Notes:
c-di-GMP-I riboswitch aptamer from Syntrophaceae bacterium UBA2192, 91 nucleotides, folded computationally. The source organism's lineage runs through Bacteria, Pseudomonadati, Thermodesulfobacteriota, Syntrophales and Syntrophaceae.

[in-house]
RNA sequence: GCCUGAAAAGGGCAAACCAUCCGAAAGGAUGGGGCGCAAAGCCACCGGCCUACGUCCCGCUUGCGCGGGAUAGGGUUGCAGGGCUGCCAGG
Numbered sequence: 001g002c003c004u005g006a007a008a009a010g011g012g013c014a015a016a017c018c019a020u021c022c023g024a025a026a027g028g029a030u031g032g033g034g035c036g037c038a039a040a041g042c043c044a045c046c047g048g049c050c051u052a053c054g055u056c057c058c059g060c061u062u063g064c065g066c067g068g069g070a071u072a073g074g075g076u077u078g079c080a081g082g083g084c085u086g087c088c089a090g091g
Stems, first nucleotide, its partner, number of pairs: 002091004012037002017032006035078001041084003045081001047079001048076003054071007
């Protein structure tokens, strides 16, 4: 350096849920909490998925408005791929 693995040792992260805050929402942050994870460390590059403030279209309404559809500038790295980095052990 590469491959394999988490048996051992030292550890690490933290699902659901709860509280508070941010956000239109999806979701995120902090604290608690542990479902799990050998990269569940970091990066939205690619695909998937989620949301629709805004924009466009359609319908309803006297009107105010209401409903529906499409769409990512939003999100998800604990959906998968890819990139970068890393502890221990064995080969």